[in-house]
Context: one part of a larger RNA
RNA sequence: GCAAGGGAAUUUGUUGUAGUGGCGAGGAUAAGCCUUUUUAAGGGCGCAUCCGUAGGGAAACCGAUUUACACGCAAUCGCUUCGAGCGAUUAGGUGUAGCGUUCAUAGCGUUAGUCACUGCAGCCAGACCUGAAACCAGAUGAACUAGUCCUUAACAGGCUGAAACCCUCCUGGCGGAGGGUGGAGGGCCGCAACCAGUGAUAGUCUAUCUUCUUGGGUGAUUUGGGACUAGGCGUAAUAAGCGAACCGAAUCUGGUGAUAGCAGGCUCCUGCUGAAAAAUCUCUGAGGAUUGCCUCGAUGGAGAAGGAAUAUGAUGUAGAGAUACUGGUUAAGAAGUAUCGGCUCGAAAGGGCUGACUUUUUUCCCAAACUCCGAAUUUAUAUUCUUCGCUGAAGUCGGGAGUAGGGGUGCAGGCGUAAGGUUUGCAUCCGUAAGGGUAAGAACCCAGCUCUACGUUAAGGCCCUCAAAUGUUGGUUAAGUGUUAGUAAAGCUAGUCAGUAUCCUAAAACAGUGGGGAGGUAGGCUUAGAAGCAGCCAUCCUUCAAAGAAAGUGUAACAACUCACCCACCUAGGCUACUGGCGGCGAAGAUGAACGGGGCUAAAACCAACUGCCGAUACGUAGAAAUUUUUUCAGUUGAAAAAAUCUUUGUAAGUAGGUGCGCGGAUGGCUUAGAAGCUUGGACGUAAGUUCGAGUGGAGCUUUUCGCGAUAUGGAUCCUUGC
Numbered sequence: 001g002c003a004a005g006g007g008a009a010u011u012u013g014u015u016g017u018a019g020u021g022g023c024g025a026g027g028a029u030a031a032g033c034c035u036u037u038u039u040a041a042g043g044g045c046g047c048a049u050c051c052g053u054a055g056g057g058a059a060a061c062c063g064a065u066u067u068a069c070a071c072g073c074a075a076u077c078g079c080u081u082c083g084a085g086c087g088a089u090u091a092g093g094u095g096u097a098g099c100g101u102u103c104a105u106a107g108c109g110u111u112a113g114u115c116a117c118u119g120c121a122g123c124c125a126g127a128c129c130u131g132a133a134a135c136c137a138g139a140u141g142a143a144c145u146a147g148u149c150c151u152u153a154a155c156a157g158g159c160u161g162a163a164a165c166c167c168u169c170c171u172g173g174c175g176g177a178g179g180g181u182g183g184a185g186g187g188c189c190g191c192a193a194c195c196a197g198u199g200a201u202a203g204u205c206u207a208u209c210u211u212c213u214u215g216g217g218u219g220a221u222u223u224g225g226g227a228c229u230a231g232g233c234g235u236a237a238u239a240a241g242c243g244a245a246c247c248g249a250a251u252c253u254g255g256u257g258a259u260a261g262c263a264g265g266c267u268c269c270u271g272c273u274g275a276a277a278a279a280u281c282u283c284u285g286a287g288g289a290u291u292g293c294c295u296c297g298a299u300g301g302a303g304a305a306g307g308a309a310u311a312u313g314a315u316g317u318a319g320a321g322a323u324a325c326u327g328g329u330u331a332a333g334a335a336g337u338a339u340c341g342g343c344u345c346g347a348a349a350g351g352g353c354u355g356a357c358u359u360u361u362u363u364c365c366c367a368a369a370c371u372c373c374g375a376a377u378u379u380a381u382a383u384u385c386u387u388c389g390c391u392g393a394a395g396u397c398g399g400g401a402g403u404a405g406g407g408g409u410g411c412a413g414g415c416g417u418a419a420g421g422u423u424u425g426c427a428u429c430c431g432u433a434a435g436g437g438u439a440a441g442a443a444c445c446c447a448g449c450u451c452u453a454c455g456u457u458a459a460g461g462c463c464c465u466c467a468a469a470u471g472u473u474g475g476u477u478a479a480g481u482g483u484u485a486g487u488a489a490a491g492c493u494a495g496u497c498a499g500u501a502u503c504c505u506a507a508a509a510c511a512g513u514g515g516g517g518a519g520g521u522a523g524g525c526u527u528a529g530a531a532g533c534a535g536c537c538a539u540c541c542u543u544c545a546a547a548g549a550a551a552g553u554g555u556a557a558c559a560a561c562u563c564a565c566c567c568a569c570c571u572a573g574g575c576u577a578c579u580g581g582c583g584g585c586g587a588a589g590a591u592g593a594a595c596g597g598g599g600c601u602a603a604a605a606c607c608a609a610c611u612g613c614c615g616a617u618a619c620g621u622a623g624a625a626a627u628u629u630u631u632u633c634a635g636u637u638g639a640a641a642a643a644a645u646c647u648u649u650g651u652a653a654g655u656a657g658g659u660g661c662g663c664g665g666a667u668g669g670c671u672u673a674g675a676a677g678c679u680u681g682g683a684c685g686u687a688a689g690u691u692c693g694a695g696u697g698g699a700g701c702u703u704u705u706c707g708c709g710a711u712a713u714g715g716a717u718c719c720u721u722g723c
Base pairs, nucleotide, nucleotide: 001723002722003721004720005719006718011125013123014122015121016120017119018118019117020116021115022114023113026051027050028049032045033044034043035042055062056061067097068096069095070094071093075089076088077087078086079085098110099109100108101107128265129264130263131262135255136254137253138252139251140250146229147228148227149226150225151224153222154221155219157189158188159187160185164181165180166179167178168177169176170175194216195215196214199212200211231247233243234242235241268658269657270656271655272654273653278291279290280289281288282287292403293402294400295399296398297397298396299395303388304387305386307385308384309383310382311381312380313379314378319373320371321370326367327366328365331362332361333360334359335358336357340355341354342353343352344351345350406430407429408428409427410426411425412424413423414422415421435446436445437444450624451623452622453621454620455619456618460614461613462612463598464597465596469611471610472609473608474607475606476605482600483599491585492584493583495582496581497580498579499578500577501576503574504573512569513568514567515566516565518542519541520540523537524536525535548563551562552561553560625648626647627644628643629642630641631640632639633638659712661709662708663707664706665705666704668702669701670700677696678695679694680693681692682691683690684689
């Protein structure tokens, strides 16, 4: 992982509430006792006790004429212009008054209960199931391992050569030297055994192994057997190591179904409605309590509304403003100065200038906590309309919840450099919403899915992938720009298109080509030189079609070459500035890599316009089902018709109805001429399911109705068994 079987809101007591039934100002018995027979869901006694029959008040204490009047729903009756009309009576209901109580018309009370059964929920209990790590008690363990004790066993071979002793020599003595003997040592070597485990290592071999390598190898050595120490305890050359593959407190059993605000799981169908991720409190923020929002029932009896318009009010935002305040702030002017700083004149008194300050004039720029102003909005009330409402709204009471991690987008804000950031308000969507579009995508666009059939559209599309135009008209782009709503900026651009404005131009512009570009004069000064062109000053005149006392290159200085300017040739537009459109550069990232892909260039790109078509569960038409309500008929169940101006999505959750399984009571049946179960096919039902045929199988099964329940499985690293 698969298969089969098992597997999760139960039960006692008690409280609340709803329904059904009994009795009713009463209701019920408990333990126990008696009794019947059909021994069970039997009958009776039991008057203890409980609830109710009176409340109010802190208490002392006091203590309700089952009261009056008004409004008025349902209902009944009458009238009727038949209208969804009018009126009368008016249980229940509401209000006022009275009564009881009380300091107090503040409040409460002023007559329906009780028992049983059943549903739902709260509480006590294991309390829907499964799951800890832990805690406590009592036992079992030292066959592993730690330490100790007793008793055994083991250590090839080789090396080194301590003390001590002997001999010889030296020596006055102490002592020394040499040579032997000797055999010490937590001594040395060591691929013997044995013990260990340093570094590598193969993988059918291993819950610590194998092989190679390495360390120890007469000792604080290794080892067989026998004993001892036990769980908050032992043992420990200490690693919190070891104590039977488990140790920062062993194992087993019990307390035990420990506890878990945590995690996972929780089994048939359908109809109706349908949330919340918020507020307050909380040793509280992973939970709870109350409220809010949902649902069901009862009551109630006429209004309700996030709708529209108008009228009358409210407001201080956006914007704007600055002698209309507060606060900030740029520049300048004028006047004043008791006092103050600097400079200055003077012997001093005192004076002058300047700064600061005060007043004042003009001026630049500002504010969430500024406002002389001031919208759109928003909002209150009223009227009218609209929508909903007697097929029952609002309100009130009661039963049951879930929720209290929210998120996206648009608009308006706070914080932040920013963020798929954070935190508020309003709206909306996702959450709980399917369908179509966006390549793919919770919340973006279209659009709110009962079922069936056919058609028409929305968003978005129409070359192929891919349903529909290789559609029409006019432009733009050459960058594959683009074909993406889904990044690009400052800046640069004789890319190209369109426009605006001044000017030149057939008396010839602009560009190009050819020619001229002169004389006084090398202007004067300066200078070694200075001749248009180092520098200074001046910048005239003449001849001309035109030609600067020279715009640039050049020379030591001249020379030389261009330019301005003029003529000719040529020929039709040209120079400049600005604006807009589409482009280009700016433009650097990790596989090649954001057109979905193919591919696309008078487009299949972009701009402007037009005509068709495709395209959803939307819309339309037809039929069917369900829900709610009404009417008629039938009369326990139901049948038929009509309406809802078109109700039908749905998580958590509430509520209503139904299906299957097991057992029992009553009842009716089937079956060896073939029960259950299984396989397969048909029919019926919205569905859970039901029913019929055939085959298999070989002995029981079951309708209808009522009751009872250890009653429905795919999940839980679920449990057991098998694979």
Predicted 3D model of a 723-nucleotide part of an RNA (large-subunit ribosomal RNA, domain II) from Candidatus Iainarchaeum sp. The prediction has a mean pLDDT of 80.